[in-house]
Molecule: transfer RNA
Organism: Aggregatilineales bacterium
RNA sequence: GCGCCUGUAGCUCAAUGGCAGAGCUCCUUCCUCUUAAGUCGGAGGUUGCAGGUUCGACUCCUGCCAGGCGUA
Numbered sequence: 001g002c003g004c005c006u007g008u009a010g011c012u013c014a015a016u017g018g019c020a021g022a023g024c025u026c027c028u029u030c031c032u033c034u035u036a037a038g039u040c041g042g043a044g045g046u047u048g049c050a051g052g053u054u055c056g057a058c059u060c061c062u063g064c065c066a067g068g069c070g071u072a
Stems, first nucleotide, its partner, number of pairs: 001071007010024004018055001026042002030038001048064005
């Protein structure tokens, strides 16, 4: 250089083109003499960036950026 894959919450990952979610973490309530474990609730997202298609895009298309694999 070329080909392919990946990019979503602090971390690991979901999400038939139709309200962006789960687990862990964090905060809080209950429980406990205290801690741990357990229980209830909460917070946390310009879905990598910029365009396009569409009534509607995490999802489809194009370009770019970052990472990984293969090839020379």